[in-house]
Parts: sequence; structure tokens; C1' cells
RNA sequence: GCGCCCAUAGCUCAAUCGGAAGAGCGGCGGUCUUCUAAGCCGUAGGCUGGAGGUUCGAUUCCUCCUGGGCGCG
Repeated sequence: GCGCCCAUAGCUCAAUCGGAAGAGCGGCGGUCUUCUAAGCCGUAGGCUGGAGGUUCGAUUCCUCCUGGGCGCG
């Protein structure tokens, strides 16, 4: 330099063919316990890496950029 893949909640990851985002763990509150942990109930937390484009509508499709990984030279 070229090609491919990845970027979504604090962390690890989902989201069918474009119809507007969910789980586990963690956090917080409650319950239980002599106390803690575990269990059970509830709850908060996201401009979906950035900028444009297409569309009635974009996490999803297209272009560029940033960061990370792999391969080739």
C1' cells in the first nucleotide's frame, strides 16, 4: 500500500427480508438472613464509533473518516 471482518447499556453479546433496540452479568431499591453471599421481586441505564447519502422509515443498504483484528505484498 491492497483485501476482508468488527464497533450496539458499565462488561460480554443478540436484534429474521429495512418497520424504530433486548438478554446475561454488573449497578440501585426491596424481600429473605443474626450479618454477608446466594435465591426471589422491582428498577434505572443507549443520539447503535463519527460525517454524509438512499428511503415514508436505517443497528441493518451505499460512500468517506476514526479505532481494533486478520491476511497478502
Transfer RNA from a Patescibacteria group bacterium, 73 nucleotides, folded computationally.
NCBI's taxonomy places the organism under Bacteria, Bacteria candidate phyla.
The sequence was found in a public genome assembly.
Rfam family: tRNA. Its family is annotated with triplet codon-amino acid adaptor activity in the Gene Ontology. By type it is a transfer RNA.